[in-house]
Context: one part of a larger RNA
Molecule: small-subunit ribosomal RNA, central domain
Organism: metagenome
This record gives sequence, structure tokens and C1' cells, in this order.
RNA sequence: CUGGGCGUAAGGGCGUCUAGGCGGUUCGGUAAGUCGUUUGUGAAAUCCCUUGGCUCAACCGAGGAGAGUCUUGCGAUACUGCCGGGCUUGGGUGUAGGAGAGGAGGGUGGAACUCACAGAGUAGCGGUGGAAUGCGUAGAUACUGUGAGGUACCCCGAUGGCGAAGGCAACCCUCUGGCCUACUACCGACGCUGAAGCGCGAAAGCGUGGGGAGCAAAGGGGAUUAGAUACCCCCGUAGUCCACGCCCUAAACAAUGUUCACUUGGUGUCGGCCGCUUAUACUGGUCGGUGCCGAAGCUAACGCGUUAAGUGAACCGCCUGAGGAGUACGGCCGCAAGGCUAAAACUC
Repeated sequence: CUGGGCGUAAGGGCGUCUAGGCGGUUCGGUAAGUCGUUUGUGAAAUCCCUUGGCUCAACCGAGGAGAGUCUUGCGAUACUGCCGGGCUUGGGUGUAGGAGAGGAGGGUGGAACUCACAGAGUAGCGGUGGAAUGCGUAGAUACUGUGAGGUACCCCGAUGGCGAAGGCAACCCUCUGGCCUACUACCGACGCUGAAGCGCGAAAGCGUGGGGAGCAAAGGGGAUUAGAUACCCCCGUAGUCCACGCCCUAAACAAUGUUCACUUGGUGUCGGCCGCUUAUACUGGUCGGUGCCGAAGCUAACGCGUUAAGUGAACCGCCUGAGGAGUACGGCCGCAAGGCUAAAACUC
């Protein structure tokens, strides 16, 4: 350089943006790429073709061809580029509506739980397969009242919604991002992708300070067992919660990168709009989401199938037998834990 791939070897956890790559429609110009022709040059030998000389061949001679991101001038203008002028379908703006656990801050509420106090009350409670440890006559458990505290928000709830992903659920207020639909009024290609960079990123973990009801790594005890560093039971500390700052990983999964176009259908559901209708009902149409079943096609099969894993295009990331190993070394990052990048010997 060429080739094959990435749902199960291979899609970056997600976004945003820089360089770069790619780029709708039309007219004019230019002629850089592109194409034609031409000039010069690309030594000889070698290679290739034709042919000749040694008896053949090797070898040698002659002629030709070939060989370049090369160079000079002239020409062509379909495509690409560049310059200029238009267009509206891509994209954006506006106006009018709409749905939503999207995000941040503040406030409020009820249930449950634990604790404290008070009342009333007596011998058990708790727990298990069965027990025991544990709690209880210093009055527990069960019941009632009052108070305190921290966490999570029953029903609604969905095969539902929102978000780029992680993720998001009591109620109210404030601030705030995105999305959908209708009108096509305005701008006029302003677009797509995106190495780096920057930002976000569950849980666990770390730092400082708070908080601590329940739960609960570690730890203690009771059982079980041959043993039981477990599964079961009684306790229980970090932690789980809050603020600020780190960490940056995951089965970060749909194990399926983003964007655009095209390609039979059926059925459910969520949010708009239009029609029908007395009607918010039913029903028909349409746009955007989210599921199921399935034509063609694809696939090793399983399966996918207008939300493609079908048919094409653009750009990025990644893979190349198993183990060694996501390890060593080096570098960068981190307070640390560790993370990112990432081999080889050797073995099969």
C1' cells in the first nucleotide's frame, strides 16, 4: 500500500468543540486538480519484444518498446477546486401552542422506623428448619399519648415519560437546559463527522467538616458442619446521608458509534396537529417517540428486519488464535487506592 471485519474476537462510558476529511441546487468566470496533444529530458548496461553472430544455449551484437506525482507550450471544461451572483428542499430564526421522575436551589408534608418521657399492664419477647446467643421482674414485648432524630418517598406506576450518557419519582415555589407540533413569516448551505483539547460521568473508595434513624463490609457472639475464616440468627464500626474537593472505573449493555438517504406490512402505546362528529367518545390522516410480530433482504447460526444486523454515502473509534496480560517497563495523571497508554521472552 492492498484486503477482511466489529450484537456473541473488535463501537471509544457520554457530550461539546479545534485541526482535518466530506458537502444541497442553479448561473457566470477561472483553469489549480482532471483529460488530450506537444517540447525537453529520463546516459549506457540491465529487464521486455523483434532480429542477427558463436553447431545450440549461456554469452555477445543491432533495432524497438518500456520506464516519471518530471518539464514546455497549446487546447478541452463534464466532474472536483477557487472567485462572483442567485435559489430553498438541508440547517437555523420567529410566532402560536404542547408534554415531561431533564437539571440546580429553597421550603413543606404524611406513613414507617428507632430513641426518650408518660400512662396502662404482666411474664415473657425475639429469632429459626429446629435452636441458641440477645432483650426482659431494675417491668421488656404487645397497646396508648407526647416529644426528638435521620433516611426513603406507599398508591398513582405503565409493556409509560424525560435526559447525550451516567441517570432522574412525595408536594409547592424560584431559576434553568433540551424536545415535539402547527404556520411556512425571516436568514440563505450558515451543514455532517470529528484526532487532540475541554466538560460530564453509577457504585465503591479518598480528603476536610458536619450528620447518623434504619441498613450494614470489617469485627464480636450464637448455630450448622468432619471443618464452616460461609450460607441462617443476635449485635455491630467504617460506609450509606449533607457541604466542598478528589477519584474516573463498570455486564458505563441494545454487549449494536454519529449523521443522511432509500426499501412490502400488521398491531399496541405516549405527545402534538388536521378532518369527521352535538361531542373531549369512536374513527380516518399526518409528524415525532417507544414496544411487539413479521415481506424482501441479510446472517455461520441464533436472530435482525423503516428504532436494520437490509441497500448505499460521509467521518471517527476499534479487531487480527489461546495463555503470558490489560501484566512488566517507561511516560502522564492521582493524597492514596489506583487509572490511562502498553509490550516481550516463553508455552500450547